[in-house]
Context: one part of a larger RNA
């Protein structure tokens, strides 16, 4: 892991609602007694109801308040209860089951370990050589020195013994702390035997939250005890009907609760929804600048600064400049304006056809997710976050999007080897290698921006052109003059200036670029010739190109595709789903019938509400089966919408069904479930 068995809403009392039954302005007994530990009888104490108001005395269809006869509050007028049983839910109890860490009490532990007490034991061998002493030297005597002797030391080296610094191994180990190799102490604050002592709100501690029996920030055992757990996990047969929420308010509240919202069941009631028309409220989008603010340029001006004046008056000003006027703008917390939607109300009309409301019983929900639209936060970031609104998922399967909760299509009652469609598709692959006109050459399609470009097709405006354009080739491209200034030089071409002029010309700039130190030289503008038909510019839109670097081939799902199997437009056919139709069956609700005849609609579903059943065990009553073979087990092509029921054969060898009612230890796949087997 698997298999088998066990394994979780129970019981008691009270309350409340519903259903059933009895009696009914009443209903009912409890203990006890009798009785068969029964049924039943007896038992009326008590309880609930038939009257309320007041704190109460008390009064009473009224009463309380009050000075009040007023007013006001609560009542009556308007009659149904009560007892039992069943079921749902609640309260009190462990209260569906398992699960803490902890807290408290009473005990048991110092055979491990820590300290202490008593009494014992142990430490191979080697080294060093303190004090003291003796001698000698030395001194006035000492001091002192030397040589011996001596044998001190938390002294040295190093076994036993004690330890544990490094590292290798081990890591379901040989071992719940070990082994190997090196290592530290080894006469001491040393090690060790035996006996004793200190106890958990405690002891011990050369002190580490360290030790107190493999347990220590408070030991262990039993008990309080089924502690508590707003937390996690688990909670066992079937079918049918309906079917949520992830929001608001409050909360020592935020992963919990309460009330409301949304679901369901019952009863009662009669509304409800949508559209059109009509009437309303409003200040959003947009727009605007009349207000509040922001803010561009100009005109004009008060005022300020500078200058003159004497630091007066006054004057002046290439400075700054409010207000005002004109001009161009901006705003969630601006509005002279102002929609569309949405919202509210109601007559009428149309559509819908129980969708509305109230009361009562039962819930669940309070982590929501993504997508479109409208905002905020953020960086006009996020598969981000906060709201509004719609949809889907959640709780929804099916088809499409390669795969893909939240996107597109579409909502699965069952069955069919039937048809039509949706989204999306039609070469391989179900269906067109369809049709018609174009586009693209980039495999663009099959990822991307600013920006860039004689890509390409169409449309437009405009210049030049047979009086010869554009391109190419041949020729010219001059003179005053080296314009003036500047400069070492400045001659078309470093720089500055300019009324950049004038002459000769077919034409030729006081010069377009290269060049020189400056000249020179080449070239362009401009002109003539050769040639002979188009050639330039601009702006806009279509499809392409570059921009384009990432880690396995991988940015059409793949093969592959080029007058496409790409793109635009049009058109027609087909494929394509659990949609829809067709054939047959079932259920639910309503309607309806003599009839469950018929008709209409419906039948996805988590939490959850409601309904109807199946199976196992036992009891009572009734009635059956069985050695001519019960239960159990095995096999099997049988019946039922399901849980399930039966038949036959085998095995087995003594019990066991069916009907009705009742009672509960009443259904197993999950709980790191428990026990057993393997």
């Nucleotide at each position: 892991a698997c298999c088998g068995g066990c394994g979780a809403g129970u019981u008691a009392u009270c309350g409340u609602a519903u259903a059933a039954u009895g009696c009914g302005a009443g209903g009912u007994u409890a203990a006890g007694c009798a009785g068969g530990a029964g049924a039943u009888g007896u038992g009326g104490a008590g309880c609930c109801g038939a009257a309320g108001g007041g704190a109460a005395a008390c009064c009473g269809a009224g009463u309380u308040u009050u000075a009040a006869u007023a007013g006001a509050g609560c009542g009556a007028a308007u009659g149904a209860g009560u007892a039992u049983u069943a079921u749902g839910c609640g309260a009190u109890a462990g209260a569906c089951c398992c699960g803490a860490a902890a807290c408290c009490g009473a005990g048991u532990g110092a055979u491990c370990u820590a300290g202490c007490c008593a009494u014992g034991a142990g430490c191979a061998g080697g080294u060093u050589g303190a004090a003291g002493u003796a001698g000698u030297a030395g001194u006035a005597a000492a001091a002192u020195a030397c040589u011996a002797u001596g044998g001190a030391g938390g002294a040295c080296c190093g076994a036993a013994c004690c330890g544990a610094u490094a590292u290798g191994c081990c890591c379901g180990g040989a071992a719940a702390c070990g082994c190997g190799u090196a290592c530290g102490g080894a006469u001491g604050a040393c090690u060790u035997g035996u006996g004793g002592u200190u106890a958990g709100c405690g002891g011990a501690g050369a002190a580490a939250u360290u030790c107190c029996a493999a347990u220590c920030g408070a030991a262990c055992u039993c008990g309080g005890a089924g502690a508590u757990a707003g937390c996690u996990g688990g909670u066992u047969c079937u079918c049918c009907c309906c079917g949520a929420a992830a929001u608001a308010g409050c909360u020592u509240u935020a992963g919990g609760g309460c009330u409301a919202g949304c679901c369901u069941u019952a009863u009662u009631u009669u509304a409800g929804a949508u559209u059109a028309c009509c009437g309303g409220a409003g200040g959003u989008a947009g727009a605007g600048c009349a207000c509040u603010g922001a803010a561009u340029g100009a005109a004009c001006u008060a005022g300020g600064g500078g200058c003159c004046g004497a630091g007066a008056a006054g004057g002046u000003u290439a400075c700054c400049g409010a207000a005002u006027u004109c001009u161009a703008u901006c705003a969630a917390a601006c509005u002279u304006c102002g929609a569309a939607u949405g919202c509210c109300g109601a007559c009428u009309a149309a559509u819908u056809g129980a969708u509305g409301a109230a009361u009562a019983g039962g819930a669940g929900u309070c982590a929501g997710a993504c997508a479109g639209c409208g905002u905020g936060a953020g960086a006009u970031a996020a598969g981000u976050u906060u709201c509004g609104u719609u949809g889907u998922c959640a709780a929804a399967a099916g088809g499409g999007a390669a795969a893909c909760a939240g996107c597109c299509c579409a909502g699965a009652u069952c069955c069919a080897c039937a048809g039509c469609u949706a989204a999306g598709g039609u070469c391989c692959c179900a269906a067109a290698u369809a049709u018609a006109c174009g586009u693209u050459a980039a495999g663009u399609g099959u990822a991307a921006a600013a920006g860039g470009a004689u890509g390409u097709g169409g449309a437009a405006u405009u210049g030049c052109a047979c009086a010869a354009a554009c391109a190419a080739c041949c020729a010219g491209g001059a003179u005053g003059u080296u314009g003036g200034c500047u400069c070492a030089g400045a001659a078309g071409c470093a720089g500055c200036c300019a009324u950049u002029c004038a002459u000769u010309c077919a034409a030729a700039g006081a010069g377009u670029g290269c060049g020189u130190a400056a000249u020179a030289g080449c070239u362009c503008a401009c002109u003539g010739g050769u040639c002979g038909a188009g050639u330039g510019a601009u702006a806009g839109g279509g499809c392409g190109c570059c921009g384009a670097a990432a880690a396995u081939u991988c940015a059409c799902g793949g093969g592959g595709c080029u007058a496409a199997a790409a793109c635009u437009u049009a058109c027609c056919a087909c494929c394509g789903a659990a949609g829809u139709u067709u054939a047959g069956g079932a259920a639910u609700a309503c309607u309806g019938u003599a009839a469950c005849a018929g008709g209409u609609a419906u039948u996805g579903g988590u939490a959850g509400a409601g309904g109807a059943g199946c199976a196992a065990u036992g009891u009572a009553u009734a009635u059956g089966g069985g050695c001519u073979g019960a239960a159990g087990c095995c096999a099997u092509a049988u019946c039922g919408u399901a849980a399930g029921g039966g038949g036959u054969g085998g095995u087995g060898g003594a019990c066991u069904g069916u009907a009705u009612a009742c009672a509960a230890g009443a259904g197993a796949g999950a709980a790191u479930g428990c026990c057993g087997g393997c």
Large-subunit ribosomal RNA, domain II from an uncultured Clostridia bacterium, 678 nucleotides, folded computationally. The sequence was found in a public genome assembly.